[in-house]
This is a predicted structure of a 318-nucleotide part of an RNA (large-subunit ribosomal RNA, domain IV) from a soil metagenome. It matches the Rfam family "Bacterial large subunit ribosomal RNA". Rfam links the family to the GO terms structural constituent of ribosome and ribosome. The coordinates come from a structure-prediction model, not an experiment, and the mean pLDDT is 84.
Context: one part of a larger RNA
RNA sequence: UCUUCGUCAAGGAACUCGGCAAAACAGCGGCCGUAACUUCGGAAUAAGGCCUGCUCCCCUAGCGGGAGCCGCAGCUAAGGAACCCAUGCAACUGUUUACCAAAAACAUAGGUCUGUGCUAACACGAAAGUGGAUGUAUACGGGCUGACGCCUGCCCGGUGCCGGAAGGUUAAGGAGAGCUGUGUAUGCAGCGAACUGAAGCCCCGGUGAACGGCGGCGGUAACUAUAACCGUCCUAAGGUAGCGAAAUUCCUUGUCAGGUAAGUUCUGACCUGCACGAAUGGCGCAAUGAUAUGGGUACUGUCUCGACGAAGAGCUCG
Numbered sequence: 001u002c003u004u005c006g007u008c009a010a011g012g013a014a015c016u017c018g019g020c021a022a023a024a025c026a027g028c029g030g031c032c033g034u035a036a037c038u039u040c041g042g043a044a045u046a047a048g049g050c051c052u053g054c055u056c057c058c059c060u061a062g063c064g065g066g067a068g069c070c071g072c073a074g075c076u077a078a079g080g081a082a083c084c085c086a087u088g089c090a091a092c093u094g095u096u097u098a099c100c101a102a103a104a105a106c107a108u109a110g111g112u113c114u115g116u117g118c119u120a121a122c123a124c125g126a127a128a129g130u131g132g133a134u135g136u137a138u139a140c141g142g143g144c145u146g147a148c149g150c151c152u153g154c155c156c157g158g159u160g161c162c163g164g165a166a167g168g169u170u171a172a173g174g175a176g177a178g179c180u181g182u183g184u185a186u187g188c189a190g191c192g193a194a195c196u197g198a199a200g201c202c203c204c205g206g207u208g209a210a211c212g213g214c215g216g217c218g219g220u221a222a223c224u225a226u227a228a229c230c231g232u233c234c235u236a237a238g239g240u241a242g243c244g245a246a247a248u249u250c251c252u253u254g255u256c257a258g259g260u261a262a263g264u265u266c267u268g269a270c271c272u273g274c275a276c277g278a279a280u281g282g283c284g285c286a287a288u289g290a291u292a293u294g295g296g297u298a299c300u301g302u303c304u305c306g307a308c309g310a311a312g313a314g315c316u317c318g
Stems, first nucleotide, its partner, number of pairs: 001313008010304002014302001019299001029051004037042001039147001053069006070074001082297007089289002094106002110145007122131003148284004153214003158211002160207005167202003173196002178191005215233005242276001243273001254270005
């Protein structure tokens, strides 16, 4: 010096990306007491406070009451939660990258669309057959979303899907006018125009919890500023509700407010949304979380700033 431990004056997060690590709190014993919020179940052992040993006696179902004893200290050992405030995300329990990721990812109940009438759709399989299912649309398969609450706007021009007894186009086949070769010839062989001829495509409709999309410029109010309003161009239609510097904001440490002596983080607002937005769901939300972020109490060798101690390693030989 390293590893693993123990103790520490005064201070107490000044450490650090970050209280990482450590310390502290700490009996799901008794008594008291317990907020916001809430889906009325919870939150909750919230938080916080007090008691507690042993001996004898009394009284008890139990609790309890009295007297005495010891200790610095009575849950006296071991083992055994730190807590609070606020925000993001995901409803929750669950699952996952065996060996760098446990999560906001996956799943989930619930929602919705779609297919499927039973020899079901679908899947495996040259097939036989099997699963689906000894099930039968309150069933089964597939896609998307993801508890619950309030909701889910506009566009069918393109693509997809669904429907459409007309029309156009369209293969083989049918048909065979006509032409050619050959032959003396009945003939044989070949080419071949009309006409006929399916699905598909064109065409006509529908359809967004189908793939997807959801504008620009100019002007205008009696301070200024802004523009309810007007004009114009384009579009299939020009983003509704809600939310918004956001897990999304480049400019940006936006501006204001809160918290701090001081805050690129955090919280609440504003809206100028580079480039939110409604089941690729939008916005809320109690409970839950080895989740992410900010703040606080307690506590401490994390630190100011180091010191001392213990065991082992480190050194030599083997």